Description
This is a predicted structure of a 385-nucleotide RNA (Bacterial RNase P class A) from Homoserinimonas aerilata. Its Rfam family is "Bacterial RNase P class A". Rfam classes the family as a ribozyme. Taxonomically the source falls in Homoserinimonas (Bacteria, Actinomycetota, Actinomycetes, Micrococcales). The RNAcentral record of the sequence draws on ENA and Rfam.
RNA sequence: UGGGUCGGCAAGACGGUCGCGUCACGCGCUGCUUCUGAAAAGGUGCAGCGCGUGCCGAGGAACGUCCGGGCUCCACAGGGCAGGAUGGUGGGUAACACCCACCCGGGGUAACCCGCGAGAAAGUGCAACAGAAAGCAGACCGCCACUGACUUCGGUCAGGGGUAAGGGUGAAACGGUGGUGUAAGAGACCACCAGCGGCCCGAGUGAUCGGGUCGGCUGGGUAAACCUCGUCCGGAGCAAGGUCAGACAGAAGGCGUCACGGGUGGCCCGCCCAGUCUUCGGGUAGACCGCUGGAGGGCUGCGGCAACGUAGUCCCGAGAUAGAUGGCCGUCCAUCGCCGCUCGCGCGGCAGGGACAGAACCCGGCGUAUCAGCCGGCCCAUUCG
Numbered sequence: 001u002g003g004g005u006c007g008g009c010a011a012g013a014c015g016g017u018c019g020c021g022u023c024a025c026g027c028g029c030u031g032c033u034u035c036u037g038a039a040a041a042g043g044u045g046c047a048g049c050g051c052g053u054g055c056c057g058a059g060g061a062a063c064g065u066c067c068g069g070g071c072u073c074c075a076c077a078g079g080g081c082a083g084g085a086u087g088g089u090g091g092g093u094a095a096c097a098c099c100c101a102c103c104c105g106g107g108g109u110a111a112c113c114c115g116c117g118a119g120a121a122a123g124u125g126c127a128a129c130a131g132a133a134a135g136c137a138g139a140c141c142g143c144c145a146c147u148g149a150c151u152u153c154g155g156u157c158a159g160g161g162g163u164a165a166g167g168g169u170g171a172a173a174c175g176g177u178g179g180u181g182u183a184a185g186a187g188a189c190c191a192c193c194a195g196c197g198g199c200c201c202g203a204g205u206g207a208u209c210g211g212g213u214c215g216g217c218u219g220g221g222u223a224a225a226c227c228u229c230g231u232c233c234g235g236a237g238c239a240a241g242g243u244c245a246g247a248c249a250g251a252a253g254g255c256g257u258c259a260c261g262g263g264u265g266g267c268c269c270g271c272c273c274a275g276u277c278u279u280c281g282g283g284u285a286g287a288c289c290g291c292u293g294g295a296g297g298g299c300u301g302c303g304g305c306a307a308c309g310u311a312g313u314c315c316c317g318a319g320a321u322a323g324a325u326g327g328c329c330g331u332c333c334a335u336c337g338c339c340g341c342u343c344g345c346g347c348g349g350c351a352g353g354g355a356c357a358g359a360a361c362c363c364g365g366c367g368u369a370u371c372a373g374c375c376g377g378c379c380c381a382u383u384c385g
């Protein structure tokens, strides 16, 4: 210098002007309250409305609502079934399908990246095309001996057989190479190698890795197919839930208990009512609480490879309810395009343009969107010293 890979930052700045929302203060009006007063009137406090002033006012994803939790209400002895989720190992966390470290497999020269990564010798199922044959495989071509016929004596043809070494098809043809053996062949046998399983030794918390020995010769894929195994999971959601005010129209059914809700003169049964539950129907959709300071953030120290934990210190300036956080102008900044000047670096001018997108109970994640940028670590190649 070029290419790559991983991570981080920022999300235009300043000023003017108009406008919106919460809160605080001031003024005015209205209503209520209370005090003084015989009354008129005046003052206090609260609430609403209007005006003015001041502070503050979206995000890295506020998004999708895909996971996990807090919180609230309902349900709940314990256990099981069903259903759902999850899946290498160890750790982190309030928890997770997230994060960190490691293992195994795959890709890359490398930095690094990817993996829904338990079980396919428990069972059931599934697999296009090609091919003779595709799941306790298979004889199309080829190879081989035998029998018969023919023969130009080289062989040829037919028959019933043997054979998975060779050819061809396929993603895949039931270990590989060499030898022994054989009519030809074959783990049929042998040596080595690969794979699998048992046992033993060593390293590691573990997944796993390294080594030794024995065995049978090799028993394909698919579990985001059923299934099996381990682990986890009660349901609904801030329109949760509660308080106040206002509105309306009730009806049907169950329960109504063993001596204690009431009535039917007393008692028992029965009936009716209150109460309570369910269903149907009707009404309302106002105010307040929940509501925003929390598993909160920054810095430093300590522990840990890390995720993270812990101690100290500092900081915190949304809370709307049809939903506020915006528009315009000027200067500057970054960048792209065009034109002019210049060998070039670059300079000047002009117009356009600054993304994705917006809280709605709150957090932790994941996923997705994002114009133009900036910074840093590492890897590879090349050049110079």
Base pairs, nucleotide, nucleotide: 001381002380003379004378005377006376007375008374009373012332013331014330015329016328017327018326020057021056023054024053025052026051027050028049029048030047031046032045034043035042036041059356063367064366066365067364068363069362070361071237072236073235074234083233084232085231086230087229088102089101090100091099092098103117104115105114106113107112118228119227123226124225125222126221140167141166142163143162144161146159147158148157149156150155175193176192177191178190179189180188194218196215197214198213199212200211201210202209203208241289242288243287244286250280251279252278253277254276255275261273262272263271264270296315297314298313299312300311301310302309303308333354337350338349339348340347341346